[in-house]
RNA sequence: CGGGAUGUGGCGCAGGUUGGUAGCGCGUCCGCUUUGGGAGCGGAAGGUCGUGGGUUCGAAUCCCGCCAUCCCGA
Numbered sequence: 001c002g003g004g005a006u007g008u009g010g011c012g013c014a015g016g017u018u019g020g021u022a023g024c025g026c027g028u029c030c031g032c033u034u035u036g037g038g039a040g041c042g043g044a045a046g047g048u049c050g051u052g053g054g055u056u057c058g059a060a061u062c063c064c065g066c067c068a069u070c071c072c073g074a
Stems, first nucleotide, its partner, number of pairs: 001073007010026004020057001028044005050066005
């Protein structure tokens, strides 16, 4: 320097080629249960999707630039 992959709650990931309310597991908090803890059950909080633009009535999703990490090539 060129090519590719990844970036989404605290952590690990799905969703992206159907553009239309952002979800799952773990964790956290509250309640029930228990002598207590754990397990189990019920509920809740927590994101505006790496970043800046564009397209669109509407973008995590489509298009362009940039950043970070990883891989391949030179």
Molecule: transfer RNA
Organism: soil metagenome